RNA sequence: UCAGUUGGCCGGACGGCCGCUGCCCGUAAGGGUGGAGGAAAGUCCGGGCUCCACGGAAACACGGUGCCGGAUAACGUCCGGCGGGGGUGACCUCAGGGAUAGUGCCACAGAAAACAAACCGCCCCGGAUGCGUUUGGGGUAAGGGUGAAAAGGUGCGGUAAGAGCGCACCGCGGUACCGGCAACGGGAACGGCAAGGUAAACCCCACCGGGAGCAAAACCGAAUAGGGAUGACGAGACUCCCGAUCUUGAUCGAGGCAGUCAGGGGCGUUUCCGCGCCAGUCGUCCGGGUUGGUUGCUAGAGUCGGCUGGUAACAGUCGUCACAGAUGAAUGGUCGUCACGUGGGUGCUGAGAGGUAUCCGCCAUACAAAACCCGGCUUAUAGGCUGACUGACACC
RNA sequence: GGGGUCAUAGCUCAGUUGGGAGAGCGCUUGAAUGGCAUUCAAGAGGUCGGCGGUUCGAUUCCGCCUGGCUCCACCA
Numbered sequence: 001u002c003a004g005u006u007g008g009c010c011g012g013a014c015g016g017c018c019g020c021u022g023c024c025c026g027u028a029a030g031g032g033u034g035g036a037g038g039a040a041a042g043u044c045c046g047g048g049c050u051c052c053a054c055g056g057a058a059a060c061a062c063g064g065u066g067c068c069g070g071a072u073a074a075c076g077u078c079c080g081g082c083g084g085g086g087g088u089g090a091c092c093u094c095a096g097g098g099a100u101a102g103u104g105c106c107a108c109a110g111a112a113a114a115c116a117a118a119c120c121g122c123c124c125c126g127g128a129u130g131c132g133u134u135u136g137g138g139g140u141a142a143g144g145g146u147g148a149a150a151a152g153g154u155g156c157g158g159u160a161a162g163a164g165c166g167c168a169c170c171g172c173g174g175u176a177c178c179g180g181c182a183a184c185g186g187g188a189a190c191g192g193c194a195a196g197g198u199a200a201a202c203c204c205c206a207c208c209g210g211g212a213g214c215a216a217a218a219c220c221g222a223a224u225a226g227g228g229a230u231g232a233c234g235a236g237a238c239u240c241c242c243g244a245u246c247u248u249g250a251u252c253g254a255g256g257c258a259g260u261c262a263g264g265g266g267c268g269u270u271u272c273c274g275c276g277c278c279a280g281u282c283g284u285c286c287g288g289g290u291u292g293g294u295u296g297c298u299a300g301a302g303u304c305g306g307c308u309g310g311u312a313a314c315a316g317u318c319g320u321c322a323c324a325g326a327u328g329a330a331u332g333g334u335c336g337u338c339a340c341g342u343g344g345g346u347g348c349u350g351a352g353a354g355g356u357a358u359c360c361g362c363c364a365u366a367c368a369a370a371a372c373c374c375g376g377c378u379u380a381u382a383g384g385c386u387g388a389c390u391g392a393c394a395c396c
Numbered sequence: 397g398g399g400g401u402c403a404u405a406g407c408u409c410a411g412u413u414g415g416g417a418g419a420g421c422g423c424u425u426g427a428a429u430g431g432c433a434u435u436c437a438a439g440a441g442g443u444c445g446g447c448g449g450u451u452c453g454a455u456u457c458c459g460c461c462u463g464g465c466u467c468c469a470c471c472a
Base pairs, nucleotide, nucleotide: 001392002391003390004389005388006387007386008385009384010383012338013337014336015335016334017333018332020035021034022033023032024031025030037367041378042377044376045375046374047373048372049213050212051211052210062209063208064207065206066205067081068080069079070078071077082096083094084093085092086091097204098203102202103201104198105197106196119144120143121140122139123138124137125136126135127134128133152170153169154168155167156166157165171193172191173190175188177186178185179184217295218294219293220292227286228285229284230283231282232281233280236261237260238259239258240256241255242253243252244251245250246249265278266277267276268275269274288471289470290469302321304319305318306317307316308315309314341362342361343360344359345358346357347356348355349354397468398467399466400465401464402463403462406421407420408419409418415452423439424438425437426436427435445461446460447459448458449457
């Protein structure tokens, strides 16, 4: 210098004028002050918070996650490591448990797709023969061919031809040893190949999960037919004993074939139980009414900075700051200057590419905008700044 | 703001142990008719919403994105 890899950050600035909105001051006029994002987005995960359900816990079912260790309130996130794959390299990437628990599937092609098998071929034996060949039986899996995939690979030996049939190396398997918290790695001797793929197919194993969501939920006000249908519910108290807890004499217990008392909203029937009707509470559906206000509503796993521990994610601690709360929904418009970008002209420099100074013109910024709040992921993003690292070439 | 569901031919829809992309209507051509309609025969027409992944192979299984439809509040 060129080509790349990876991390972080900004994403217009200042001023004038005119507006919008929350809060504060003011009788008012008016004044002061705060006012979007890195993703506010998609709503894909996790939590807080609220209500509902539930005696506690566990299990079945269903859903999710999945190498190992750590971080965290939690996570499918993050950090570090291991293994597979890609790249010369920096580095990137992997839904990365189990196929030896079982079941299913592997279309077409092909002889054969999982208890292996034999189309062409190779070899041996027998028959026929017109000596070209043909036919029957057997062996084989080296070669050809099919397929995404063909039952270890290469080489040497061996054989009628072949074959883990034998041997060497590589792969694979279980065994013990060494290193590591672990995933896993290392070399050793043994086995002679037995174990195809698919779990983002069912499934097995381990772990996690009750449901709904701020239109949750609570209160005030207005209005209406406080209507109709249907379903469910409605007896315990005291004493004693037992158990648990602590404050030691109380509380709690979906503990007791314990004891005593009471007898089940109202009416009817009735000895009682029970039955019927009505009323009550709660739920579902239909019908009716309203489209107002307040709380929840923003101080929270908060912002920024330092120190300590840790490789890091992160944790601890100290200081500091006050930083949107709208609800048919504010946070904007315009002008000027500057910065950035881009096109052209001129001067200087340079062999050139280019660099630099100045003038004129153009664009007006990308993606997009809170709606209860946080931690992540994913997706979108004009243009620009910057740290670290790799490869090639040249020079010293 | 928060949930649910769907996307296959011009239209309405089928499509399951993952392997052939289909039906009805419509369209085109031909026959039949003096002509039209009905009828009969043949045919065309598809990025299975888009992009990735798993798999030998994806409309189908998984993830992300795009678009449509639909539900919800309060009171008695």